[in-house]
The part of an RNA shown here (large-subunit ribosomal RNA, domain III) has 391 nucleotides and comes from Chryseolinea sp.
Its Rfam family is "Bacterial large subunit ribosomal RNA".

Context: one part of a larger RNA
């Protein structure tokens, strides 16, 4: 320079009370204002204790502070089913042998890793200051072990098992259309409560509620395939009763039958839980109605259907076949009982906690995302919920 610029989006604050040495700022109440495909709630990455409680105010906080994401102390993250590992593979990495290379090393077969994909069993309610599909209550499911019951098959005329094996499935593109449903929504019905304000209203009034999962039973709308049986067989690196190829016969041939698949509904789960409200100082206790028709998804049926050309992962798993070998009990269903390892789980997460040197007008993947007007997730106003940004 200069007590100057500035104090970081023009969403906005006001009043009363409280704590306190001290209050524009902290806490409580009321009013006002702002967001509302978000400035709400969930979650991935990333961060790592920032979470909760008690205490504190030297520093940090663009001023103050009794406050804090700051300082001190204590507490907090509970899983067979959520996510990951004990399963699988993609791009890509590494790579026994091998090839190449002065050395270091490069490439690469068999393999072995590697999710952003495949496979795989849990829901509802309650509870804490702080965790919950993890604890508790209730109701389930999965994979093994053991015991037992029933049925079937079998013990050398071999049930069953059986791999790094065979076959099928897994298994996939773009676009489009229609249908059947569900979530959601608003209305009515039903239930509870209210009686004031007012131009007016005990009525065609006002306010609030009208909920409920996985699992189990059933197998519907829809979708796909003609089905069954008896033979043959140079293929599937060996075998095969499996697959493929091929022949005969029988049934059927269209709203077919049969088989497989398949939303939803219904019943159950539930004589439960929840529930507006009422009672109670509190802990807590009691607890009504819980129905109908409409609308309606980008969700489900659907890995479906139609159509197009550029022709759209793999492996495990699952089903089936049976070789070598094993083999005297085995398989299936039911019941009972038992077991189920390790890691993550707090909190922020369109942000003051991540990336930007900052409590920075920037950036940050996914799913949910109500009402009125509307084609709409636009725009405006609102609900739930959250904020009023620290001069």
């Nucleotide at each position: 320079g200069a007590g100057u610029a500035g104090c970081g989006a023009c969403a906005a604050g006001g009043a009363g009370g409280g704590c306190g040495a001290g209050a524009a700022u902290c806490c409580c109440u009321c009013c006002c204002a702002c967001c509302g495909u978000a400035a709400a709630g969930c979650u991935a990455a990333g961060g790592g204790u920032u979470c909760c409680u008690g205490g504190g105010c030297c520093a940090g906080g663009u001023g103050a502070a009794u406050c804090c994401u700051c300082c001190c102390a204590g507490g907090g993250u509970a899983a067979g089913u959520c996510g990951g590992a004990u399963c699988c593979u993609a791009a890509g990495g590494c790579g026994a042998g091998g090839c190449c290379g002065a050395a270091a090393g490069g490439c690469g077969u068999a393999g072995u890793c590697g999710a952003u994909g495949g496979a795989c069993a849990u829901c509802a309610g309650g509870u804490u200051a702080a965790u919950a599909u993890u604890c508790c209550u209730g109701a389930a499911c999965u994979u093994g072990g053991u015991a037992u019951u029933u049925a079937u098959c079998g013990u050398u005329u071999g049930a069953c098992u059986g791999a790094a094996g065979g076959a099928g499935u897994g298994a996939c593109g773009g676009a489009g259309a229609a249908a059947g449903g569900u979530a959601g929504c608003a209305c009515a019905u039903c239930c509870a409560c209210a009686g004031a304000c007012u131009g007016g209203u005990u009525g065609u009034u006002g306010u609030g509620g009208u909920g409920u999962a996985a699992g189990g039973u059933c197998g519907u709308a829809g979708g796909u395939g003609g089905g069954g049986u008896c033979g043959g067989u140079a293929g599937g690196c060996a075998a095969a009763u499996c697959c493929g190829c091929u022949g005969g016969c029988c049934c059927a041939u269209u709203c077919a039958a049969c088989a497989c698949u398949g939303a939803g509904a219904a019943c159950u789960g539930a004589u439960g839980c929840c529930g507006a409200g009422g009672c109670g100082c509190a802990a807590g206790c009691c607890g009504a109605a819980g129905u109908g028709a409409g609308u309606g998804a980008c969700c489900c049926u659907a890995a479906g259907c139609u159509u197009c050309c550029a022709a759209g992962a793999a492996a495990a798993g699952c089903u089936u076949c049976g070789u070598a070998g094993g083999g005297a009990g085995a398989u299936a269903a039911g019941u009972a009982u038992u077991a189920a390892u390790c890691c993550g789980u707090a909190c922020c997460g369109u942000a003051a906690a991540c990336c930007g040197a900052c409590a920075c007008a920037g950036g940050u993947a996914g799913a949910u995302g109500a009402g009125g007007c509307g084609a709409a997730a636009a725009g405006c106003c609102u609900a739930a919920g959250g904020u009023g940004a620290a001069u």